[in-house]
This is a predicted structure of a 391-nucleotide RNA (Bacterial RNase P class A) from an Acidimicrobiia bacterium. The gene name in the source record is rnpB. The model forms 90% of the base pairs in the Rfam consensus. It matches the Rfam family "Bacterial RNase P class A". Rfam links the family to the GO terms tRNA processing, ribonuclease P activity and dimeric ribonuclease P complex. The family's RNA type in Rfam is ribozyme. The sequence is in RNAcentral, with records from ENA.

RNA sequence: UGAGCCGGCCGGGCGGCCGCGUGCCGGAGUCGUGUCGAUCGACACGACCACCGGUCCGAGGAACGUCCGGACUCCACAGGGCAAGGUGCUGGGUAACACCCAGUCGGGGCGACCCGCAGGACAGUGCCACAGAGAACAGACCGCCGAUGGCCGCUUCCGGGCGGCACAGGCAAGGGUGAAACGGUGCGGUAAGAGCGCACCAGCGCCCGGGGUGACCCGGGCGGCUUGGUAAACCCCACCCGGAGCAAGGUCGAGCAGGGGGAGGGCGGCCCGCCCGCAGACACCCCCGGGUAGACCGCUGGAGCCGGCGGGCGACCGCCGGCCGAGAUGGAUGGCCGCACAGGGCGCAUCAGCGCCCGGACAGAAUCCGGCGUACAGGCCGGCUCGCCAC
Repeated sequence: UGAGCCGGCCGGGCGGCCGCGUGCCGGAGUCGUGUCGAUCGACACGACCACCGGUCCGAGGAACGUCCGGACUCCACAGGGCAAGGUGCUGGGUAACACCCAGUCGGGGCGACCCGCAGGACAGUGCCACAGAGAACAGACCGCCGAUGGCCGCUUCCGGGCGGCACAGGCAAGGGUGAAACGGUGCGGUAAGAGCGCACCAGCGCCCGGGGUGACCCGGGCGGCUUGGUAAACCCCACCCGGAGCAAGGUCGAGCAGGGGGAGGGCGGCCCGCCCGCAGACACCCCCGGGUAGACCGCUGGAGCCGGCGGGCGACCGCCGGCCGAGAUGGAUGGCCGCACAGGGCGCAUCAGCGCCCGGACAGAAUCCGGCGUACAGGCCGGCUCGCCAC
């Protein structure tokens, strides 16, 4: 200096003016209670508050999608099993997970590094398009051979021998099709061939030794000589799993309609018992409970954040100290102006640079957390790899 790989972070700053929401403080107003004096007023306290002023705080890395996992709440539930659903290499982390970390194996890249829904296909069943002869205990289009049998010709010492044909038949080496063609290379063998035989290699199964917590790895031996793929097809194996969701759920509770009661209440809920009280003036009245509108709680302090120390390769965990950072419910967190810094475009200039213009991405809480996935203008920092050049 060029091309890349990985990780972390920010995602607008400052100032002025106006505006919005919760909490708190003060004022005004309304209501209630108490005290003081004659109706009424004053004072004190409390509640409400849509009005005024002040003060504090006020969206995100994804608040998003609502795809997983939990907390919490209500309902259901003796125990066990089946079905349905989910997860699927190993070991850890965690409240839990389909997440994360560290590994193993497989694949890609020269490399840094990246990707993997990665159990089982000798338990069984199904499927394998097109092309191709043949796609699972397969097959012969071109091809090779024709030893053996057959036909023809020549020859004979009559036993046969030689040559031809490609008829029966044999073969799967080579060509060709395909994502995939029933191990690969070589030697032998043969009429031609073939694990038919042998050597080496690959793969499968079994056994032994060593390493590792384990997935698995390394080494050796034996065997039949080779048994295709697909389980995000049925299925088998192992493990997990009740349902609904903050509009969960709870408290208070108008008005209208409707229900029950008006003599009983207390002694722990019921029975017995005991005690107290009423039997009357109002029934066009009074009381009670359910429940709607509405209000309040749930509601935001928590598997919290920051810093330090310690343990661990790491995810993460432990201890100590500090901090409080939205809580709306027709749903607040916004708008305008100015300045500077990034960024882009145009013009001038050999360069340095100067002038003008444009201009802030994706998006927005609604019970709360942990993840995943998706969107994103632009910028910053760190580590690493492979080239080229110079010293």
Description
The coordinates come from a structure-prediction model, not an experiment, and the mean pLDDT is 76.